[in-house]
C1' cells in the first nucleotide's frame, strides 16, 4: 500500500407515521421524524415482488445476488 475483516473513533444515511408537491398507479421529491443500517452511496445486469394506459411499459437498490466507488484501522 492492497485485499479481507469490523473493535474503537470522527462522522454519515434515514424505515414507519404526518404535511406539501408530482404521478392513473406502484412510487418519487422536500420538511419533520427515527425503525434500523459498515456501504441503508451509486447502477434495473439477473432473480423476485409490486403497478398500470397490459406495451418490447413502469416502480422497488432498506428483497436477494452481481457490478462499481468510498471514511476509519484494532484483532
Nucleotide at each position: 500500500c492492497g485485499a479481507a475483516c469490523g473493535a474503537a473513533a470522527c462522522g454519515g444515511c434515514a424505515a414507519a407515521c404526518c404535511u406539501u408537491c408530482c404521478g392513473c398507479g406502484a412510487g418519487g421529491a422536500a420538511g419533520a421524524g427515527a425503525c434500523g443500517c459498515a456501504a441503508a452511496g451509486c447502477c434495473a445486469c439477473g432473480g423476485g415482488a409490486c403497478u398500470c394506459u397490459c406495451g418490447a411499459a413502469g416502480u422497488c437498490g432498506g428483497c436477494c445476488g452481481g457490478g462499481u466507488u468510498a471514511c476509519c484501522g484494532a484483532a

c-di-GMP-I riboswitch aptamer from Deinococcus yavapaiensis KR-236, 75 nucleotides, folded computationally. Of the family's consensus pairs, 94% are formed in the model. Model confidence (mean pLDDT): 89 of 100. Lineage of the source: Bacteria > Deinococcota > Deinococci > Deinococcales > Deinococcus yavapaiensis.